RNA sequence: GCACUGAUAGCUUAACUGGAUAGAGCAUCCGACUACGAAUCGGACGAUAGGGGUUCAAGUCCUCUUCGGUGCA
Numbered sequence: 001g002c003a004c005u006g007a008u009a010g011c012u013u014a015a016c017u018g019g020a021u022a023g024a025g026c027a028u029c030c031g032a033c034u035a036c037g038a039a040u041c042g043g044a045c046g047a048u049a050g051g052g053g054u055u056c057a058a059g060u061c062c063u064c065u066u067c068g069g070u071g072c073a
Stems, first nucleotide, its partner, number of pairs: 001072007010026004019056001028044005049065005
């Protein structure tokens, strides 16, 4: 340099062939329970790497950039 592949919440991850309010576990916070804690139960907070495009509709398709991985040279 070229090709392929990946990037979703603080962490791990789901999302089918483009279609519902992007779902879950752990963590954090609040509450219940308890003499107090732990455990358990209920609730809250929190995400599509960045820009542009296609579409009625984009996490998903196209394109550029950034970062990681693999292969070739």